Transfer RNA from a Candidatus Parvarchaeota archaeon, 72 nucleotides, folded computationally. NCBI's taxonomy places the organism under Archaea, Nanobdellati, Candidatus Parvarchaeota. Rfam family: tRNA. The family's RNA type in Rfam is transfer RNA. It was read from a public genome assembly.

[in-house]
RNA sequence: GCCUUGGUAGCUCAGUGGUAGAGCGCCUGCUUCGUAAGCAGGAAGUCGUGGGUUCAAUCCCCAUCCAAGGCU
Repeated sequence: GCCUUGGUAGCUCAGUGGUAGAGCGCCUGCUUCGUAAGCAGGAAGUCGUGGGUUCAAUCCCCAUCCAAGGCU
């Protein structure tokens, strides 16, 4: 330098055009003499960044940044 894959909640990951979700974690309440476990509820996201296509983009296209791998 070129190619491939990935970047979504605090962490690990789904979601492949039509309101963005799960598990764990966090907060509150119930339960308990108390803690843990259990149960109920809740908060938390510019979907890496900037453009483009579209009535509509996490999703398609282009550029760019970061990470991992490969080729030379």